Notes:
Predicted 3D model of a 521-nucleotide part of an RNA (small-subunit ribosomal RNA, 5' domain) from an uncultured bacterium. Rfam family: Bacterial small subunit ribosomal RNA.
Context: one part of a larger RNA
RNA sequence: AUUGAACGCUGGCGGCAUGCCUUACACAUGCAAGUCGAACGGCAGCACGGGGCAACCUGGUGGCGAGUGGCGAACGGGUGAGUAAUAUAUCGGAAUGUACCCUAGAGUGGGGGAUAACGUAGCGAAAGUUACGCUAAUACCGCAUACGAUCUGAGGAUGAAAGUGGGGGAUCGCAAGACCUCAUGCUCAUGGAGCAGCCGAUAUCUGAUUAGCUAGUUGGUAGGGUAAAAGCCUACCAAGGCGACGAUCAGUAGCUGGUUUGAGAGAACGACCAGCCACACUGGAACUGAGACACGGUCCAGACUCCUACGGGAGGCAGCAGUGGGGAAUUUUGGACAAUGGGGGCAACCCUGAUCCAGCAAUGCCGCGUGAGUGAAGAAGGCCUUCGGGUUGUAAAGCUCUUUUGUCAGGGGAGAAACGGGUUGGUCUAAUACACUAAUCUAAUGACGGUACCUGAAGAAUAAGCACCGGCUAACUACGUGCCAGCAGCCGCGGUAAUACGUAGGGUGCAAGCGUUAAUC
Numbered sequence: 001a002u003u004g005a006a007c008g009c010u011g012g013c014g015g016c017a018u019g020c021c022u023u024a025c026a027c028a029u030g031c032a033a034g035u036c037g038a039a040c041g042g043c044a045g046c047a048c049g050g051g052g053c054a055a056c057c058u059g060g061u062g063g064c065g066a067g068u069g070g071c072g073a074a075c076g077g078g079u080g081a082g083u084a085a086u087a088u089a090u091c092g093g094a095a096u097g098u099a100c101c102c103u104a105g106a107g108u109g110g111g112g113g114a115u116a117a118c119g120u121a122g123c124g125a126a127a128g129u130u131a132c133g134c135u136a137a138u139a140c141c142g143c144a145u146a147c148g149a150u151c152u153g154a155g156g157a158u159g160a161a162a163g164u165g166g167g168g169g170a171u172c173g174c175a176a177g178a179c180c181u182c183a184u185g186c187u188c189a190u191g192g193a194g195c196a197g198c199c200g201a202u203a204u205c206u207g208a209u210u211a212g213c214u215a216g217u218u219g220g221u222a223g224g225g226u227a228a229a230a231g232c233c234u235a236c237c238a239a240g241g242c243g244a245c246g247a248u249c250a251g252u253a254g255c256u257g258g259u260u261u262g263a264g265a266g267a268a269c270g271a272c273c274a275g276c277c278a279c280a281c282u283g284g285a286a287c288u289g290a291g292a293c294a295c296g297g298u299c300c301a302g303a304c305u306c307c308u309a310c311g312g313g314a315g316g317c318a319g320c321a322g323u324g325g326g327g328a329a330u331u332u333u334g335g336a337c338a339a340u341g342g343g344g345g346c347a348a349c350c351c352u353g354a355u356c357c358a359g360c361a362a363u364g365c366c367g368c369g370u371g372a373g374u375g376a377a378g379a380a381g382g383c384c385u386u387c388g389g390g391u392u393g394u395a396a397a398g399c400u401c402u403u404u405u406g407u408c409a410g411g412g413g414a415g416a417a418a419c420g421g422g423u424u425g426g427u428c429u430a431a432u433a434c435a436c437u438a439a440u441c442u443a444a445u446g447a448c449g450g451u452a453c454c455u456g457a458a459g460a461a462u463a464a465g466c467a468c469c470g471g472c473u474a475a476c477u478a479c480g481u482g483c484c485a486g487c488a489g490c491c492g493c494g495g496u497a498a499u500a501c502g503u504a505g506g507g508u509g510c511a512a513g514c515g516u517u518a519a520u521c
Base pairs, nucleotide, nucleotide: 001520002519003518005517006516007515008514009513012368013367014366015365016364017363018361019360020326025324026323027322029321030320031319034071035070036069039068040067042064043063046062047061048060049058050057051056078279079278080277087204088203089202090201091200092199093198096196097195098194101192102191105188106187107186108185109143111141112140118133119132120131121130122129123128149158150157151156163184164183165182166181167180168179171178172177205251206250207249212242213241214240217239218238219237220236221235222234223233224232254276255275256274257273258269259268260267261266281302282301283300284299285298304315305314306313307312332358334357335356336355340354341352342351343350344349371401372400373399374398381392382391383390384389407457408456409455410454411453415448420442421441422440423439424438425437426436427435465510466509467508468507469506470491471490472489476505477504478503479502480501486493487492
């Protein structure tokens, strides 16, 4: 000088930060990932309409529980157990993949069979589950076509798709609609962006009281395998490969940008913030998918906890709060999606413990205040005294002011302009329709928030402590005690005149803090 600190005494306010460093210990409760009816069949519930005298019937409309289907759930958030190199940092490399997004181009034709929901009948305490029957799709499967694409023995062969919504003049149609058009999807495919996988070099703690280690081991051939190179895997062949420039083994440890300190060189550390990695009760495995070997998915085994009708089931806070435990020690079971961002959706909108805010804590840094001027009878009181006085001390009182902060009252921004609506122009089009787009005008939307800030009112009113005073080291006297009680960072004080113990007066230093302890330079 510093700290994610703790402890003791004390404590007025504000701003900005920070807050389980220990048991990767166990977790009650709530929330943290949904969304789409413009993919689908439908209609449990709500509201409206229609029919009916009524009971009631009716998807007709707004919408929508459950279900099929799509996208997301691999992000965001947490933790640092493992890991000394399958990691990280920097610099290179070639044998790769890629949903959504942008982009040159081509296509979107014609069919089929199911299944959930639902109904009926069962089983089970529950979790759940069985049989039969019905039905739809942007779910599933063939056929056709193939500019590109893939394979090739260069002849050829293989392989796709799905619709939905808005609007509409003529023509056809009883109508639905056909048809036209716009938008958005879907399939194939070129290039890109971003992302991801892989390989190499260099660097990255301690121990030799660890000196040898290695059989898929090192290389080759063939085959398999992967998105992709490769002993990645298998068979065969060869006998290699690493190591005192420290292999192997053991211990410790997430790495970096950085942080602290220091004149620097260095040393120590890696909280918060940012990048990467690893993990998700412990161990193992794959499925789905563009992407996982998946924190709030599945399966198996294990430990633990819970429910049970004893037959069988359920669970995983190292998400946000919160509880117990451990500990010197670390916060609210708060508000809002208003902003920023993310997921879904044409959109409206929905979800979002990400985030933005508020609460708690002097934990830290910074700022402000606890009054200002005047005031000598140098008051009283305290303390000391050589008894003269000295000191506390302009300090107080008194007088004159001010009102930061606090209290009360009134006013009061910015964070909120996008999206939406209107007008005009343009594009598309058969179209003055729909849709898109530009300009312009404009309504609504604020958790924080009784905010910040401003104005006014009364009133010095609401606000100072802590450590030290032998030397180092700024600051001294009295009393008590008597090697006792005690102090102490080092030297050392204390055994009857203690500036070193305890108390008081005085002083010194810092100040809403001050000391102590711990730790680093």